This is a predicted structure of a 78-nucleotide RNA (transfer RNA) from an Acidilobaceae archaeon.

RNA sequence: GCCGCGGUAGUAUAGCCUGGACUAGUAUGCGGGCCUGUCAAGCCCGUGACCCGGGUUCAAAUCCCGGCCGCGGCGCCA
Numbered sequence: 001g002c003c004g005c006g007g008u009a010g011u012a013u014a015g016c017c018u019g020g021a022c023u024a025g026u027a028u029g030c031g032g033g034c035c036u037g038u039c040a041a042g043c044c045c046g047u048g049a050c051c052c053g054g055g056u057u058c059a060a061a062u063c064c065c066g067g068c069c070g071c072g073g074c075g076c077c078a
Base pairs, nucleotide, nucleotide: 001074002073003072004071005070006069007068010028011027012026013025020058029047030046031045032044033043034042051067052066053065054064055063
């Protein structure tokens, strides 16, 4: 340099194909409560996220283009 895959709460992930209640789900973490002799477990409530910019569209986490970062493969440089 080329190709492929990926980037979503503190962490791990679903959703993307086929755009439409997604005020973006789940688990975990954190805060509060219930329960318990205590702790753990369990149950309830709360908390917080779509990498950046542009385009298409009535509507974009989702499609398209560019960039940045990570992983993998191939190549270049004596």